[in-house]
Context: one part of a larger RNA
RNA sequence: CUGGGCGUAAAGCGCGCGUAGGCGGUUUGUUAAGUCAGAUGUGAAAUCCCCGGGCUCAACCUGGGAAUGGCAUUUGAGACUGGCAGGCUAGAGUAUGGUAGAGGUGAGUGGAAUUUCAGGUGUAGCGGUGAAAUGUGUAGAGAUCUGAAAGGAACAUCAGUGGCGAAGGCGACUCACUGGCCCAUUACUGACGCUGAGGUGCGAAAGCGUGGGUAGCAAACAGGAUUAGAUACCCUGGUAGUCCACGCCCUAAACGAUGUCAACUAGGUGUAUGGAGAAUUUAUUCUUUGUGUAUCGAAGCUAACGCGAUAAGUUGACCGCCUGGGGAGUACGGUCGCAAGACUAAAACUC
Numbered sequence: 001c002u003g004g005g006c007g008u009a010a011a012g013c014g015c016g017c018g019u020a021g022g023c024g025g026u027u028u029g030u031u032a033a034g035u036c037a038g039a040u041g042u043g044a045a046a047u048c049c050c051c052g053g054g055c056u057c058a059a060c061c062u063g064g065g066a067a068u069g070g071c072a073u074u075u076g077a078g079a080c081u082g083g084c085a086g087g088c089u090a091g092a093g094u095a096u097g098g099u100a101g102a103g104g105u106g107a108g109u110g111g112a113a114u115u116u117c118a119g120g121u122g123u124a125g126c127g128g129u130g131a132a133a134u135g136u137g138u139a140g141a142g143a144u145c146u147g148a149a150a151g152g153a154a155c156a157u158c159a160g161u162g163g164c165g166a167a168g169g170c171g172a173c174u175c176a177c178u179g180g181c182c183c184a185u186u187a188c189u190g191a192c193g194c195u196g197a198g199g200u201g202c203g204a205a206a207g208c209g210u211g212g213g214u215a216g217c218a219a220a221c222a223g224g225a226u227u228a229g230a231u232a233c234c235c236u237g238g239u240a241g242u243c244c245a246c247g248c249c250c251u252a253a254a255c256g257a258u259g260u261c262a263a264c265u266a267g268g269u270g271u272a273u274g275g276a277g278a279a280u281u282u283a284u285u286c287u288u289u290g291u292g293u294a295u296c297g298a299a300g301c302u303a304a305c306g307c308g309a310u311a312a313g314u315u316g317a318c319c320g321c322c323u324g325g326g327g328a329g330u331a332c333g334g335u336c337g338c339a340a341g342a343c344u345a346a347a348a349c350u351c
């Protein structure tokens, strides 16, 4: 450079925003950069190819022609792409009126439960297991009652292949601030768009730094069991951590293992939430039209499994990535990080 690919075989960046770049609706005029056509010049000779000629043929030599990615100048064409100028409204956006929602941040409040504490009743066990023991209890445990006693963490039921969010994720209640989606009506702007190398922001859990907090749980650790052993599984304890504030880390089977955007291509059923209409027994039912979400399925696709308007179907635009297994997501170098490490990323050798 080119080909074929990326749900499960190697392969979609964890997810957004966005720079350069690439691509870009409809219409009129213009321009002539791309594009197309003609002409001129150049593109040395030899070689290669074609038609001839000469060595007895051939190799070889030789005449003519053709060919030569292209480049330059010039004359035209005006469909398409581009440029310029002017319109349009179907893309995109704004306004207006509404709906739903665990979307985010901060502050406050609540009840159940566990644990601890104080007090009462009360007496010999409790706890734990496959069975036990460690542990705990006559210094009164466990059980039970009282407490507007203490403190921390999480929010049962509602709860639903329900909802919201770009992803990570989000679930008690109230208030304040705040982001986005969706629907309807007309009005407005007039291509303002899509994608996105670099860049930049967010990013579960664990981990790290400083300062708090610590009820429960619980790596490490200790003890008791089990066992041939038991650095485990089981039991009794238990520290980091889990929680909060601020600052780092930047990875996950970060999964739909399926990049984003747009167009087109049978239907059936459920569910969430809007709009319109009809009927009615005014509880509701039906029809229709959006936006989500789930399931079955025609055509088609697929190696099969399966996917199937939420495509893995039929196409277009742009980005990322793959190229036999191991070595290896490693070494070295670089960048980032307090560190742990992360990102980038080979080769020898071997099958």
Base pairs, nucleotide, nucleotide: 003323004322005321006320007305008304012319014202015201016200017199021195022194023193025088026087027086028085029084030083031082033081034080035077036076037075038074039073040072041071042070049065050064051063052062053061054060091192092189093188094187095186096184097183098182103178104177105176106175107174108173109172110155115150116149117147118146119145120144121143125136126135163170164169207248208247209246210245211244212243216242217241221237222236223235224234259318260317261316262315263314264313267296268295269294270293271292272291273290274289275288276287277286278285279284300307301306324351325350326349333344334343335342336341